[in-house]
RNA sequence: UAUCCAUGGAGAGUUUGAUCCUGGCUCAGGAUGAACGCUGGCGGCAUGCUUAACACAUGCAAGUCGAACGAGGUAUUUUUAGCGUAAGUUAAAAAUGCUAUAGUGGCGGACGGGUGCGUAACGCGUAAGAACCUACCUUUUGGAGGGGGAUAACACUGGGAAACCGUUGCUAAUACCCCAUAUUGCUGAGGAGUGAAACAUGGUAUCCAUGGCCAAGAGAGGGGCUUGCGUCUGAUUAGCUAGUUGGUGGGGGUAAAAGCCUCCCAAGGCCACGAUCAGUAGCUGGUCUGAGAGGAUGAUCAGCCACACUGGAACUGAGAAACGGUCCAGACUCCUACGGGAGGCAGCAGUGAGGAAUUUUCCGCAAUGGGCGAAAGCCUGACGGAGCAAUGCCGCGUGAAGGAUGACGGUCUGUGGAUCGUAAACUUCUUUUCUCAAAGAAGAAAAAAAUGACGGUAUUUGAGGAAUAAGCUCCGGCUAACUCUGUGCCAGCAGCCGCGGUAAUACAGAGGGAGCAAGCGUUAUCCGGAAUGAUUGGGCGUAAAGCGUCUGUAGGUGGUGUAUGAAGUCUACUGUUAAAUUCCAGGGCUUAACCUUGGACAGGCAGUGGAGUACUCAUAUGCUAGAGUGUGGGAGAGGUAGAGGGAACUCCUCGUGGAGCGGUGAAAUGCGUAGAGAUGAGGAAGAACACCAGUGGCGAAAGCGCUCUACUGGACCAAGACUGACACUGAGAGACGAAAGCUAAGGGAGUGAAAAGGAUUAGAUACCCUUGUAAUCUUAGCUGUAAACGAUGGAAACUAAAUGCUGCACAAAGCAGUGUUGUAGCUAACGCGUUAAGUUUCCCGCCUGGGGAGUAUGAUCGCAAGAUUGAAACUCAAAGGAAUUGACGGGGGCCUGCACAAGCAGUGGAUUAUGUGGUUUAAUUCGAUGCAACGCGAAGAACCUUACCAGGGUUUGACAUGCCAAGAACUCUCCAGAAAUGGGGAGGUGCCCUUUAUCUAAAUAUUGGGAGCUUGGACACAGGUGGUGCAUGGCUGUCGUCAGCUCGUACCGUGAGGCGUAUGGUUAAGUCCCAUAACGAGCGCAACCCUCGUCUUUAGUUAUAUUCUCUAAAGAGACUGCCAGUGUAAGCUGGAGGAAGGUGAGGAUGACGUCAAGUCAGCAUGCCCCUUACACCCUGGGCGACACACGUAAUACAAUGGCCAAGACAAUCAGAUGCGAUCCUGCGAAGGCUAGCGAAUCUGUUAAACUUGGCCUCAGUUCGGAUUGCAGGCUGCAACUCGCCUGCAUGAAGCCGGAAUUGCUAGUAAUCGCCGGUCAGCCAUACGGCGGUGAAUACGUUCCCAGGCCUUGUACACACCGCCCGUCACAUCAAGGAAGAAGAUUCCACUCGAUAUCGGUAGUUGAACCCCAUUUGGGGACGGCGCCGCCUAAAGUGGGGUUUUUGACCAUGAUGAAGUCGUAACAAGGUACCCCUACUGGAAGGUGGGGGUGGAUCACCUCCUUC
Repeated sequence: UAUCCAUGGAGAGUUUGAUCCUGGCUCAGGAUGAACGCUGGCGGCAUGCUUAACACAUGCAAGUCGAACGAGGUAUUUUUAGCGUAAGUUAAAAAUGCUAUAGUGGCGGACGGGUGCGUAACGCGUAAGAACCUACCUUUUGGAGGGGGAUAACACUGGGAAACCGUUGCUAAUACCCCAUAUUGCUGAGGAGUGAAACAUGGUAUCCAUGGCCAAGAGAGGGGCUUGCGUCUGAUUAGCUAGUUGGUGGGGGUAAAAGCCUCCCAAGGCCACGAUCAGUAGCUGGUCUGAGAGGAUGAUCAGCCACACUGGAACUGAGAAACGGUCCAGACUCCUACGGGAGGCAGCAGUGAGGAAUUUUCCGCAAUGGGCGAAAGCCUGACGGAGCAAUGCCGCGUGAAGGAUGACGGUCUGUGGAUCGUAAACUUCUUUUCUCAAAGAAGAAAAAAAUGACGGUAUUUGAGGAAUAAGCUCCGGCUAACUCUGUGCCAGCAGCCGCGGUAAUACAGAGGGAGCAAGCGUUAUCCGGAAUGAUUGGGCGUAAAGCGUCUGUAGGUGGUGUAUGAAGUCUACUGUUAAAUUCCAGGGCUUAACCUUGGACAGGCAGUGGAGUACUCAUAUGCUAGAGUGUGGGAGAGGUAGAGGGAACUCCUCGUGGAGCGGUGAAAUGCGUAGAGAUGAGGAAGAACACCAGUGGCGAAAGCGCUCUACUGGACCAAGACUGACACUGAGAGACGAAAGCUAAGGGAGUGAAAAGGAUUAGAUACCCUUGUAAUCUUAGCUGUAAACGAUGGAAACUAAAUGCUGCACAAAGCAGUGUUGUAGCUAACGCGUUAAGUUUCCCGCCUGGGGAGUAUGAUCGCAAGAUUGAAACUCAAAGGAAUUGACGGGGGCCUGCACAAGCAGUGGAUUAUGUGGUUUAAUUCGAUGCAACGCGAAGAACCUUACCAGGGUUUGACAUGCCAAGAACUCUCCAGAAAUGGGGAGGUGCCCUUUAUCUAAAUAUUGGGAGCUUGGACACAGGUGGUGCAUGGCUGUCGUCAGCUCGUACCGUGAGGCGUAUGGUUAAGUCCCAUAACGAGCGCAACCCUCGUCUUUAGUUAUAUUCUCUAAAGAGACUGCCAGUGUAAGCUGGAGGAAGGUGAGGAUGACGUCAAGUCAGCAUGCCCCUUACACCCUGGGCGACACACGUAAUACAAUGGCCAAGACAAUCAGAUGCGAUCCUGCGAAGGCUAGCGAAUCUGUUAAACUUGGCCUCAGUUCGGAUUGCAGGCUGCAACUCGCCUGCAUGAAGCCGGAAUUGCUAGUAAUCGCCGGUCAGCCAUACGGCGGUGAAUACGUUCCCAGGCCUUGUACACACCGCCCGUCACAUCAAGGAAGAAGAUUCCACUCGAUAUCGGUAGUUGAACCCCAUUUGGGGACGGCGCCGCCUAAAGUGGGGUUUUUGACCAUGAUGAAGUCGUAACAAGGUACCCCUACUGGAAGGUGGGGGUGGAUCACCUCCUUC
C1' cells in the first nucleotide's frame, strides 16, 4: 500500500386551458480498426480492407548439409611422358585445397506467417481422468560382427511443340537386403517364438577425439483420446433415432479406450430441466460501458480451433488427411504445333473489382527468434526498421512585458456615445519551434577481434531572426453564448419541442459573444441515463395487464418434537484459474502517452479436513393446533327425472248483437254487413309460472323461482370419538360453461331477426304502426364465446370499531355467510379499508407506447359460422387514467327581465323620401355588415366639399424649416385660354437699428445691418383620404346598470385548485340576516351629483303696482322614523300623517373582462410603399345611374273623418354678413321702404290637436295625394345633369295589409303642433329638444328568448359555429393473397461412378532370401502391374421439406390545408351507450336474443350518518 471495513449512484424536454399519474419518444456522458465536411505547425507511442473466403500481372516469403555418396569444375603440389639448350610448355596419373548449378542420401518443408468460410460442437472455457504416441533434446544400460544385390546421376540413343517420358549400358553411399548376436523389448496362460545397427571427419593413426548409428529404460516438452459443469435465438420446429442403444459374445481395426467397422442376439437410447429441426455465430484471456449487478463486443496482443480455388482421397513421415506436396473430379484463367499441358497471394509488397472506407511492388538480417550444418556459414517479407495517413492517445508551440489620442476601420446607436480594444501600431525582451553550421551516441555481448538496416538519427553547442505556425462548431428552450440587415409558410432550419405568412435572438449574411482547439463538427454503432424486462430493482379495480369457472398430473412450497447423517450452509488449508491487460508501490524515456520490475486481487472449479449452537435437506420415530373421517341437528329457486295444477293469451264451434274495430304525436296499411270488435257457453294447443319476493337463499362459475314424489351433490352448527401433515398452488391435461348459431327428429300459443306494407323524412335500407319466417320450447349431438365484471386468481396468518339481514346455537358469549359506515395503513387520484386495493408468506396466469391488429400467415379444433395460438413492414409523438377550472347540453332545480301572457299602437301590402345590397358605369370615392351595419360616419354632395372619373397643366412643389441671389410689400390694367396658367403694360421704393453729411433739432441724403413679404435657383426635404384597426395610442359599441369580479392572512388538497363567495331566509342588488374554517378588505350595488315635484328664506329686471305666479340662489323635507300584525333576525304586509312612502320620477354614472368587435377616412402613430407622381392646380362629370331585393321613416286608405268660417290655451329655443315688426304691391311664394332688438323689453310667434257653426253621407269620394304640364318666386359666379318654394291644371297606387315581426307598464303608449343645430340655399318626411291632449292591461311564470346562481354529464378548451365516424374518388408508401415462374438449401429413393485404401485373383511380371540344380535354369516365399469386388466425390433422374425473389389480378392498411355522401359516437348526442352472437343495409349503421353500467333524469325500496 493494493485488499476488507467505505471511496459509490445528478437529471432535463415533450400529451393538458392548467394538474397529478401512467407511458413512450428525445437530449446532455463515455467509447470506436471508423467514414464524411471545413481546417491543418512539430514530435513521441500505437493503429491501418470491418465490404468480395472476389479474381490476381510481377518479384520475393524454405531451405540446408561436400564432416553421408558418386560424377563434375577449378587451383596447388608431386610423379611420369612428349617437345625444348634452357626457362618453360603440353598430356596423363596421384594427392591436397576450394567450389557446389544438377543427382542419390539425411534433416527440415506438420514450425513460423495469413484468414475466420465452416462450426451451436467436447469446438472453446474450466476442473478432472486413463487405454496412448512422441523426431530433435537430456540422462542410464548395452551394442555397432559377417555378407549381398541394385539404382539415380552419367553415356549412347528414341518419342514429344512443350511438360516430360522411354530403351540399352556403367557406378557410390549414413540408400536397400540377408545372416549372426540380444535385455528389464514385443507376442503368448505356458512351453516357446520373434526383433537391430552406418558410418564420417580430424589427429600424434591397431589408438584417440568429435559427430553420427542400433536395442532398451527414464525425463522434459509436445500431441492424440474420455468425462462433469458452462457456452445465442426461435415451440408459428414436439416428437427424434436403425449402427440407432446395449452385449465379459465371434471377427477385424487403431499409437490408443470405443459400434470405430462387421456378423449374431436383445429392443433399446434422447426429449418439456426443450430432443429433433431452422436461423445466426469461430471460442477465450480480454475490450467498451455501468455505482454495481449487468449489457454490448471478440480489431491490434496472447491461448485454442477451423480453413488454404471448390469437393473427395490417400501417400510419405515421429508428427499431415499437408497454404507455397501428390492423385482424381469440378469451375475459372493461361500456353499449345489442337495431340496435350500449366496454375492457385485467406504469406510480404502490389493490381483490378467491390465499397463511405484502410498504406510502400522500401531497407536489413545489425538485434530477437527459427531451419540445416561439427563449424564457418547459408536461408528467413518471422522479425528489426524506415515510408504513407491528424486514424487514435500523449506532449509542445503559434510569442512575452510595456503601450490610450482609447488611432484608422467595422458593427450598433437613444447621435450623447458604446464595442471590437492594450487588441493594433510603437518600444523593449526571449528563441521552445524553424533555418544554417559544428560535435555526435547507447542499442554490442559473459575472452578478444569483427559486425549498425535504423542513421550522420536521437542528443549537445553556436549563429540568425517574432521570425515558419489557428481553426472549427454553436449562440429559441433543453444548453454556455444577442444584436443589426435581408427574406416573407418563400427560400430554408430541425436531436426533441418546434421556427418562417413584413418588426424572425430559431432561415441567410454581418458585427459581437460562448465552447473546444491542431483540431472542430456531422453520420454510423455500442453501453449509460432506462427502475423502459425491475436478482439487486416494476407492475396487473379504473392507465397495458387475473385464464369464464372448477378438478387435478409434473413441478414449486409446506405445521410440530426428538435422534442420526452432514447434501445445502459456515469455516481452515492445498491445487488451479498461462502470459499480457486492470489495480498498487517503484523504476526508465526532460514530462506524459509508452515501456518495465515487484506485489496484490474478488469470484469459479477440484481436493483434503473441521463445525453440528441456527435454518433448509435426507432417513427413522413421535405429536395434534392444518387437513380429513365418524355421531347428532337444522336451512336452502343446488342438480336430474317423473307426475299434477290454475290464471292469462291465441285459435276453433255454437248463441246474442249490429258497425265499426285496431293503431298513433297525428295517421294509414290491416280486420269487419260473407257479421268484426264486444259478450255467453263448450273445446284445443303451446309456452311461462302473478302475489309471497327481500343489497333474502343455494351453487365452482354459467346459473337456479307453481305444487308433489324419487334419486343425488355441497356447505353450516354442536359435541370432540378416530387418522396423524394425509396440506396449498398448479405448466400441460380434463370437466362444466349465458345468449346467439349449426345438425337430426318433434313441437310451434305468444314474442319475433329477415321479409312485406303503411307512416315520418330532403332521403329513412331506421326509430313508430300492421303483418310476419327462422328462432325462442323438447330430445340427442356440436359450438366454447360475452362488459363470462367485484373489470379485483387461489390459499394461510395478522391489523380499531359501529350497525342491518340470513343460518346454526342461545342464559350470555359464539361460529359461518351477506351488506353499509368508518380508524390505522395503502392509493396518481377516485377510492379500498377483518369479504383489503392494509402488513407478510407460497404457487399459478398475465403486461411492457399508440395505431397497424386480435389482422396476415402457419398450425390445432369445428359440419359451418368461427374459436385458440398469433406476428411483421409501415406510421405517429403521443395514445391513456384520475381529478380541476371553465364552456356547452334538444340534463335538472331556483330566480329575474315588455321575455311570454293581458292590452294599446304599429311594421310586413300602397305611394313617396332616405340608407343598403345588387347591377350598371369613364367614375358611380371610401368605410360600417346578425343582435351590436342599413334616415349609420354625413349637425345638411349644384361649384367648393371630394377622397372618384375624363381632359388640360405644375415639379423644392398648395403647406413647414434652413441656404444663396434679386426685389419693398403691394395696387391697377391689356391679350390668349374652359380655367389653371402664360405673356405684357402702368404706378409704387416702405419699417427698425446704426455710420456719416447738410451749423444743432426737424427734415433730407448716405454707409452697414436686421425683421417681414414676393420672385427666382440648388439641395436637404415637403406631400400622400396610398396599405396594414391582425403592429398601435386614443375613443366607441356590445353582453349590461346584468350583479357580479377579486385580494391578504388562515385552513383543506401531492397538485391544478378549493374555502372565503356553499345551506336556509330576504332584497332591485354578493342588499341584509342567520348559520359556518374562516376572518377581513378592494372594484362593482347603494349613497354622494344634476333635473322635476312641496315648503321656507333672500334677491330681482324688462311701462306701473306686486300677495301669488315667474326667474335665480340658499336651505328644510322621507329615515320602514311612528302604529298594528307576522318573523329568531333581516325583512314583509297593512295603516296614519305627509306635496311625496318604502330606490318618490327621470338623467349622468358602465366592475373584472368578452367579441384580434369598430375606427390608420376625425386626430395621433410604427413599419411598408409612391416621389415629373399614389403629390399639387384647374374645367367638366360622378358620388343623384336603375330590371330588382331589403331596412328605416313620412303620408294615407277616411265620418272618432275631410273642407270652409269664427274662437281659445303652451313650453323650449334662436337672432347682427342676423331676427326683421308696422305700412304698401302681389291670389301666393315673395318684393319695396323701413321701426325695434346683441334681446324676461324687439323679432321669429298666428301653436296645433281643441271648441262653436255649416257643408260632405260611404263613393276610389269634397278620402288620398303621387305623377305630369304650364306660369312664377328665392338663394347663389352658376339651379341642365342636380335645389327649395308658390299658383293654376292633372289626380297613380291605396278601401287597414300573407307568413312573419316591433315598441310600450303612466303623465307612459298613442296623438297634436313648436323650436334648434348644420346651413348662401336645400332635397329635413332625418336627428336633437319642447310643450298640448292623454289611455288600456298585467291572472300569472307552463311555454319562446336573454341573463344570473347551484348541481349533473362530457371524448369540448379556437371551448357545440366544438369534437368526430364510415363508404366513395385521387396520390404515395408498406405488407398480404394469387394461376404460376425462377433460384438457394436440405432430405429420401434409384442410376452412373473418377482417384484411392482395403480385400480377392486360373492373367502378367520381378535382382537380393530359401530349396533343388548348377550351363542357361526350375520351384517356393514375398512383391509390382493388370483385372474383379466393397465403399465413395462429382454428375444424372424422380419425389418431398424449408426458404428467397418475382407475378396479371384481388382485397387490406397507413399517410396526405381546403373533394363527395350522410351524421354513427361524445350532453339523455336528440332511438342511452357498450359486449358476444345472428341476419341485414351505399356508408357510418340498423334490428333480434342474452348480458354489463363504464347511463342522464324522476320516483320508490333498502342501508348508513346526524337530529

The prediction has a mean pLDDT of 83. A computed fold for a 1507-nucleotide RNA from Chloromonas radiata, annotated as small-subunit ribosomal RNA. Lineage of the source: Eukaryota > Chlamydomonadales > Chlamydomonadaceae > Chloromonadinia > Chloromonas. The gene name in the source record is rrs.